Bacterial RNase P class A from Qipengyuania vulgaris, 412 nucleotides, folded computationally.
């Protein structure tokens, strides 16, 4: 000094003058404090909170998650790990069970894309044709017939490489790999070293339906509460009820049916003489509250690889409601840009001076100004605004700093 990797911080200070918005106090005059983010954004998850659903079980629909283990209020999140793939590596990715339950889909090209095929080819032992024979046989071409091991075509073509075998050929057979199984030993586990056994062949794709395991009530502060006001307990269709029984207080108790209260059904429970479904249409839009002390912040320390947890100590860190923090000025920090050799640094240049190891190192002054510092003038300043709260994830970001890692180069 170049190059990648991974986590982390800021993102403007300071001062004066006017100007908001809220809390606390108040002698009602005022003083004291506090006042947008790391994403406040998306509204994707996962809670708190409030309100509805009549309980319980079972089943159904309908969403959701997918190695394993631990964290957390939960999680689709965060931590280790494990496999898979890419990277020389630090590391980064993964919507990471099932394809032998089922259906679908692999377009084009190509002989053929599912339990498949022969374009170009090899081969032609065996049977067959021609020739030629010492009658043993040998020689061509190739039908018949064999192959799929070379070539094409595609993302992909029925494992791979090598050897042998064979007319050529093939897991046809062997060695290794790669698959499957069993299994010692290590791990909590996913899984992994090792051993043995199987020629083993029924591609691919499930962010396609599907199957499997596991979890999941709605809707949201425009939730809810509470004053205040003001209308029309407002009209009009359909539907099926209003029963039985016993008792004595003669209109009540009870019990049987029957309706409603959940998608479905069992149980069990409440109400009940009404209830359910459609259509039309009147009043409210105003005030307070819910509204900020939290799974909250800092900090010390211990336990753990880590998320995280425990203990001890300090802080109090906006709550508006058409919606508040803003304006002016000067100074300072930052950044990009022009200038200027400026009593700095630098220099592989020039001349001296000292010292030797003869080119080295020192002195001093000249010159230069590519870079660093100094002066100065000029520009600039990112993404972007809290509305219950909180824990996440994705997405945006001019610039600037610091931490650790990884490979290369050079010197020592």
């Nucleotide at each position: 000094c170049c190059a990648g990797g991974g986590g982390g911080c800021c993102g403007g200070g300071c001062a004066g003058c006017c100007g908001c918005g809220u809390g606390a106090c108040u002698u009602c005059g005022g003083u004291c404090g506090c006042g947008a983010g790391g994403a406040a954004a998306g509204u994707c998850c996962g809670g708190g909170c409030u309100c509805c659903a009549c309980g319980a079980a079972a089943c159904a629909a309908g969403g959701g998650u997918g190695g394993c283990g631990g964290g957390u209020a939960a999680c689709g999140c965060c931590c280790g790990c494990c496999g898979a793939g890419g990277g020389c590596a630090a590391c980064c990715u993964c919507a990471g069970g099932g394809a032998a339950a089922g259906u679908g889909c692999c377009a084009c090209a190509g002989a053929g894309a599912g339990c498949a095929u022969a374009c170009c080819g090899c081969c032609g032992a065996u049977g067959g044709c021609u020739c030629c024979u010492u009658c043993g046989g040998g020689a061509g071409a190739u039908c018949a017939g064999g192959c799929a091991a070379g070539g094409g075509u595609g993302a992909a073509a029925g494992g791979g490489u090598g050897c042998g075998g064979u007319a050529a050929g093939a897991g046809c057979g062997c060695a290794c790999c790669g698959g499957g199984g069993c299994u010692u030993c290590g791990g909590u586990a996913a899984c992994g070293c090792g051993g043995c056994c199987c020629g083993c062949a029924u591609g691919g794709u499930a962010a396609a339906c599907c199957c499997c395991a596991c979890c999941c009530g709605g809707a949201g502060c425009a939730a809810g509460g509470c004053c205040a006001a003001a209308u029309a307990g407002g009209g009009g269709c359909g539907g099926c009820g209003c029963g039985c029984c016993a008792g004595c207080u003669u209109g009540c108790u009870g019990g049987c049916a029957g309706a409603u209260g959940c998608g479905u059904u069992u149980c069990g429970u409440a109400u009940c003489g009404a209830c359910c479904g459609c259509c039309c249409g009147g009043g409210u839009u105003g005030g307070c509250u819910g509204c900020u002390c939290g799974a909250g912040c800092c900090u010390u320390g211990g336990a753990g690889c880590a998320a995280u947890c425990c203990a001890g100590g300090g802080c109090c860190c906006a709550g508006a409601c058409g919606a508040a923090u803003g304006g002016c000025u000067g100074c300072c920090a930052c950044c990009g840009u022009g200038c200027g050799g400026c009593u700095g640094g630098u220099g592989u240049c020039c001349c001296u001076c000292u010292g030797c190891u003869u080119g080295c190192a020192u002195u001093g002054g000249g010159c230069a100004u590519a870079c660093c510092g100094c002066g100065u003038g000029c520009g600039g300043g990112a993404c972007a605004g809290a509305a219950c709260c909180c824990g996440g994830c994705u997405u945006a970001c001019a610039g600037g700093c610091c931490c650790c890692c990884u490979g290369g180069c050079a010197c020592u």
It matches the Rfam family "Bacterial RNase P class A". It is annotated as a ribozyme. The prediction has a mean pLDDT of 77.